A computed fold for a 469-nucleotide part of an RNA from an uncultured bacterium, annotated as small-subunit ribosomal RNA, 3' major domain. Its Rfam family is "Bacterial small subunit ribosomal RNA". Model confidence (mean pLDDT): 83 of 100.
[in-house]
Context: one part of a larger RNA
RNA sequence: UGACGGGGGCCCGCACAAGCGGAGGAACAUGUGGUUUAAUUCGAUGAUACGCGAGGAACCUUACCCGGGCUUAAAUUGCAACUGACGGAUUUGGAAACAGAUCUUCCUUCGGGCGGUUGUGAAGGUGCUGCAUGGUUGUCGUCAGCUCGUGCCGUGAGGUGUCGGUUUAAGUGCCAUAACGAGCGCAACCCUUAUCUUUAGUUACUAACAGGUCAUGCUGAGGACUCUAGAGAGACUGCCGUCGUAAGAUGUGAGGAAGGUGGGGAUGACGUCAAAUCAGCACGGCCCUUACGUCCGGGGCUACACACGUGUUACAAUGGGGGGUACAGAAGGCAGCUACACAGCGAUGUGAUGCUAAUCCCAAAAGCCUCUCUCAGUUCGGAUUGGAGUCUGCAACCCGACUCCAUGAAGCUGGAUUCGCUAGUAAUCGCGCAUCAGCCACGGCGCGGUGAAUACGUUCCCUGGGCCU
Numbered sequence: 001u002g003a004c005g006g007g008g009g010c011c012c013g014c015a016c017a018a019g020c021g022g023a024g025g026a027a028c029a030u031g032u033g034g035u036u037u038a039a040u041u042c043g044a045u046g047a048u049a050c051g052c053g054a055g056g057a058a059c060c061u062u063a064c065c066c067g068g069g070c071u072u073a074a075a076u077u078g079c080a081a082c083u084g085a086c087g088g089a090u091u092u093g094g095a096a097a098c099a100g101a102u103c104u105u106c107c108u109u110c111g112g113g114c115g116g117u118u119g120u121g122a123a124g125g126u127g128c129u130g131c132a133u134g135g136u137u138g139u140c141g142u143c144a145g146c147u148c149g150u151g152c153c154g155u156g157a158g159g160u161g162u163c164g165g166u167u168u169a170a171g172u173g174c175c176a177u178a179a180c181g182a183g184c185g186c187a188a189c190c191c192u193u194a195u196c197u198u199u200a201g202u203u204a205c206u207a208a209c210a211g212g213u214c215a216u217g218c219u220g221a222g223g224a225c226u227c228u229a230g231a232g233a234g235a236c237u238g239c240c241g242u243c244g245u246a247a248g249a250u251g252u253g254a255g256g257a258a259g260g261u262g263g264g265g266a267u268g269a270c271g272u273c274a275a276a277u278c279a280g281c282a283c284g285g286c287c288c289u290u291a292c293g294u295c296c297g298g299g300g301c302u303a304c305a306c307a308c309g310u311g312u313u314a315c316a317a318u319g320g321g322g323g324g325u326a327c328a329g330a331a332g333g334c335a336g337c338u339a340c341a342c343a344g345c346g347a348u349g350u351g352a353u354g355c356u357a358a359u360c361c362c363a364a365a366a367g368c369c370u371c372u373c374u375c376a377g378u379u380c381g382g383a384u385u386g387g388a389g390u391c392u393g394c395a396a397c398c399c400g401a402c403u404c405c406a407u408g409a410a411g412c413u414g415g416a417u418u419c420g421c422u423a424g425u426a427a428u429c430g431c432g433c434a435u436c437a438g439c440c441a442c443g444g445c446g447c448g449g450u451g452a453a454u455a456c457g458u459u460c461c462c463u464g465g466g467c468c469u
Stems, first nucleotide, its partner, number of pairs: 007469007015458002019421005026313008034304002042053002064299007076122009087104007106113002124288002127286003133282002135277003138273001140271001145184006151160003164175003190265004195233007205222002209220003236259001239253001240251004315414001319373007332361002336355002340351004380411001385406007427450007
């Protein structure tokens, strides 16, 4: 000077408390450990690994295993020699890669070009080291801190500033002050959302006028409204009362769409953990070079006495089932989304239409109305299994999704313990997208619909952090 203390003081945070809903029990999905295996590729391991890298493992991917091939090699390129091939079609062997046979097969301004074969030099490596590294990332933590110049103090390490009082979400300010200033952070500037004005109206809109339809902005028309997308305004404790020296605090104050950072996002200081990644990429060193490189077929990554994490569905009546009926937002769409019609119980198929999209399409559920079930392992729950199918794809045996019929398991609210959340939040309901032929998505990322309870407070307990001592 730091760090630490079951030392002290002050303060903050879904840290506790007050509440709501979960996890821990069941079945299934998924990841991990372990075990097994020819292989179950590799990495991630308290918080900060475990629906993580992986935003798509049937082949491919693929790095693993078994088997069959190649050795200048799958690709790129220098030099030398030889050459018109390479490729395509047919065919033989084969699981394919590959090997063999037959036919066919370049351009030229004659310098060469374009290839091919052979030789040689480079290659190639998801092999090791993240404790040699770059870059990127997690975390403390969006916590309020971390420093510098000059001056002053100290022999010096260093201190002061950055402390004290008060205030703030904040090292945010104010006052005081051997300090005076400054930088990186805070805040603001950025995006979005909430209100208004204005400009512009097509594919969006329809108040007035007119036409038309079974009906509909359907049409003429309009530029009002909604909306779209550009430009502005608006919020600053600005005004008022009270408290305060000030900064500021407070008020069912006024005005206002919005009030004290309005809500949300992006933004992550100096640094910590030799944190993570050599398998995204790059790169030093080491290692392999007829193999640790590379091509192909098949298998594996999907195994299963078990253990853990994260989820989904339930255990029912605030519910299940049948019928009727209403209302979104944000995305996406060309060998794509598909209206509509027909066939099928259905997945889907066949035909057909619109749309390269504010034009056409995908397209809601909870809700509301009504009937039924009457507390039961049930008309709850849907695992598992049998049969029959649909679709994608060269191919669904290992190992796909979906549909129909049948089957109907565990489960009656879950021990110790533990997690999330303070408002359009939790809870609940559906919709979309990326990846993608298809999909093991119940995951991830978004979108809207319905829409709570509680917060006395910081005394105590747990936990993390900040300042002073």